[in-house]
RNA sequence: AAUAGGGAGCUAGGGUUCCGACUCAGCGGUUUUGAGUGACUGGUCCGAGAGCUUCCAACCUUCUUCUGAAGGUUACACGGAGGGAUAAAAGCCCGGGAGA
Numbered sequence: 001a002a003u004a005g006g007g008a009g010c011u012a013g014g015g016u017u018c019c020g021a022c023u024c025a026g027c028g029g030u031u032u033u034g035a036g037u038g039a040c041u042g043g044u045c046c047g048a049g050a051g052c053u054u055c056c057a058a059c060c061u062u063c064u065u066c067u068g069a070a071g072g073u074u075a076c077a078c079g080g081a082g083g084g085a086u087a088a089a090a091g092c093c094c095g096g097g098a099g100a
Stems, first nucleotide, its partner, number of pairs: 005056006013046002018043002020040001021037005057074007076096001078099001082094003
């Protein structure tokens, strides 16, 4: 100085575009409408470097029908403020940042 990998599913968490719920107004002959509320449990949605599981990739060892199999490793990791995207926010991104 460089590297310490990538994807998927789930969760902690997050707000409110849609659904639902609640409130108000309107309509009720057929149809159903609009506004507000996320200190509304929820569904859709976003979602972890320092969370979990799994797949791939990389490296090492042994065997081998020479091209495959089996096994192992992939460590450690405290962290503001501020800004950005999305409808909006966040443990998302800036960011293994500034710092410690």